Overview: The RNA shown here (SAM riboswitch aptamer (S box leader)) has 91 nucleotides and comes from Actinoalloteichus caeruleus DSM 43889. Taxonomically the source falls in Actinoalloteichus caeruleus (Bacteria, Bacillati, Actinomycetota, Pseudonocardiaceae). It was read from a public genome assembly, where an Rfam model found it.
[in-house]
Order: sequence, then structure tokens, then C1' cells
RNA sequence: AGCCCAUCCGGAGCGGCCGAGAGACCUGGCUCGUUGACGCCGCAGCAACCACCCGUUCGCGGGCAGGUGCUAACGCCAGGAUCGAUGGAGC
Repeated sequence: AGCCCAUCCGGAGCGGCCGAGAGACCUGGCUCGUUGACGCCGCAGCAACCACCCGUUCGCGGGCAGGUGCUAACGCCAGGAUCGAUGGAGC
């Protein structure tokens, strides 16, 4: 990488670097962006999938924050498709 399962209308931003596009893809909108977006790094924060701890009527509930993840707008919106993202388990 591929297969399977779960989730995706809640939540959480500052600084530094860079420099023109970005919001996954197609169509149509809408929005963000040289008053510096997107991206990368640092710090901070949010959440609780897994790990760990406690309880359990074995369905799950509570705690913690070690491994991930996330921090404009519902995965930005509508339609589309062998769609995508994240986590976990197995090969």
C1' cells in the first nucleotide's frame, strides 16, 4: 500500500519561517489569502480512538494523558464517484 471496523453538524490559536495560491478530486457556488493565506517548525490548547488504572448488570461507565489525531466555515455547501481523512485490529 491493500482488506475489515468505528468516527467525521461538538471542541480547541499564538509566535517564527516561506511567498501565491488554498479550502482532497470533478462540476457549480461560496469562502480564506501579499493587512501574508496554504504549508513547515516551536509552544499552547482541544478531544478521548488506542495503551494504562478503577468499577461493572459484561452492554458499558469513570479516571489519566503515554502513542496518534485535531485546532476557519458540517469532510465549507449542492450533486457525483470503486471518494477522502483519522483511529484501531489482522495479514